[in-house]
RNA sequence: GAAGCCCGCCAGACCACCGCUGGUGCAUGUACCGAAAGGUCGCACUGGAGGAAAGUCCGGACUGCAAAGGGCAGCGUAGCAGCUAACGGCUGUCCACCGUGAGGUGAGGAUCAGAGCAACAGAGACGAGUCGUACCGUGCAGGCCCCUCGGGGUCGGCCCGGUACGGGUGAAACGGGCAAUCUCUACGCGCAGCAACACCAAGUAGGCACACGCUGACGGGGCCCCCUGAUGUGUGCGGGUAGGUGGCACCGAGCCGUCCGGGCGACCGGCGGCCCAGAUUAAUGGUGGUCACAUGGGGGGAAACCCCCAUGCACAGAAUCCGGCUUACCGGUGGGCUUCACAC
Numbered sequence: 001g002a003a004g005c006c007c008g009c010c011a012g013a014c015c016a017c018c019g020c021u022g023g024u025g026c027a028u029g030u031a032c033c034g035a036a037a038g039g040u041c042g043c044a045c046u047g048g049a050g051g052a053a054a055g056u057c058c059g060g061a062c063u064g065c066a067a068a069g070g071g072c073a074g075c076g077u078a079g080c081a082g083c084u085a086a087c088g089g090c091u092g093u094c095c096a097c098c099g100u101g102a103g104g105u106g107a108g109g110a111u112c113a114g115a116g117c118a119a120c121a122g123a124g125a126c127g128a129g130u131c132g133u134a135c136c137g138u139g140c141a142g143g144c145c146c147c148u149c150g151g152g153g154u155c156g157g158c159c160c161g162g163u164a165c166g167g168g169u170g171a172a173a174c175g176g177g178c179a180a181u182c183u184c185u186a187c188g189c190g191c192a193g194c195a196a197c198a199c200c201a202a203g204u205a206g207g208c209a210c211a212c213g214c215u216g217a218c219g220g221g222g223c224c225c226c227c228u229g230a231u232g233u234g235u236g237c238g239g240g241u242a243g244g245u246g247g248c249a250c251c252g253a254g255c256c257g258u259c260c261g262g263g264c265g266a267c268c269g270g271c272g273g274c275c276c277a278g279a280u281u282a283a284u285g286g287u288g289g290u291c292a293c294a295u296g297g298g299g300g301g302a303a304a305c306c307c308c309c310a311u312g313c314a315c316a317g318a319a320u321c322c323g324g325c326u327u328a329c330c331g332g333u334g335g336g337c338u339u340c341a342c343a344c
Base pairs, nucleotide, nucleotide: 001340002339003338004337005336006335007334008333009332010331012291013290014289015288016287017286018285020048021047022046023045024044025043026042029041031040032039033038050315054326055325057324058323059322060321061320062193063192064191065190074189075188076187077186078185079093080092081091082090083089094108095106096105097104098103109184110183114182115181116178117177131166132165133164134163135162136161137160139158140157142155143154144153145152146151197246198245199244200243207237208236209235210234211233212232218229219228220227221226254274255273256272257271259270260269261268262267293312294311295310296309297308298307299306300305
């Protein structure tokens, strides 16, 4: 110098004006909205998006319901050791694969419990036995020889069975593979989710109880009388819905640190400092200016560089909270390391 690998950080800055929204303090009208519960209005000070707030994939906190204990089923995880509130996350390490390397990737338990599967080629592919050769045995038909005519010996052929060997195909040929096919083993998991849940609480919505009433019409006691039910009126009670408040903005698995100690590390302990968004028509914005950055154009200068103009300045936006993973992203920037080339 070139090409790479890994780990981080930032995510425009400042000023003016006009707004939006949370908190605290003061002020507070017998004010306004509402039946009530509850809410609204002024001034000052002060807080006000992210590294992913996203996808809602995994794990927890929290809440309600359920719940003796164990098993089955279902779902999930899988080398080993650790971290953690927990995890399918993270750390270290072994192994396998990729890379010259820095490094990267890995659903990496079990195929001596059982089942299932394998393109093409090949006779045959997970069922066993098959193509060819050799040998042995039984049987069948036949030729030749011997004979005491019952049979015996021998030769090759065919069928069946057994044993051994061989060529070829193929990733793989009774010997293996696949568990990312079922399965087995070990471990984990009760179900639902803040639209959870708790509290307050309307209606000429509806329920229950009591009293009155039975007059007219209706149902029941077969019918009339009579009794009774519902409708009706009044009083009382309790539950829910609309609506409202809390949950919910947090002293916390909290945030910060050139800090101290332990650990290779994830992380743990200590010390010090801080309190840090929060609604439900749902805030976190708009306009103007200056500067910064990037790209393009023009000009000046010997050069470093300077000036002018135009355009751009990503991905995206909290909604119960937290730990992860994954995905999106204009650019800028810090550190560590590798390989190659050259010079000393």
This is a predicted structure of a 344-nucleotide RNA (Bacterial RNase P class A) from Rhodoferax sp. It matches the Rfam family "Bacterial RNase P class A". Its family is annotated with dimeric ribonuclease P complex, ribonuclease P activity and tRNA processing in the Gene Ontology. The sequence is in RNAcentral, with records from ENA. NCBI's taxonomy places the organism under Bacteria, Pseudomonadati, Betaproteobacteria, Comamonadaceae, Rhodoferax. The model forms 93% of the base pairs in the Rfam consensus. A source record names the gene rnpB. The prediction has a mean pLDDT of 77.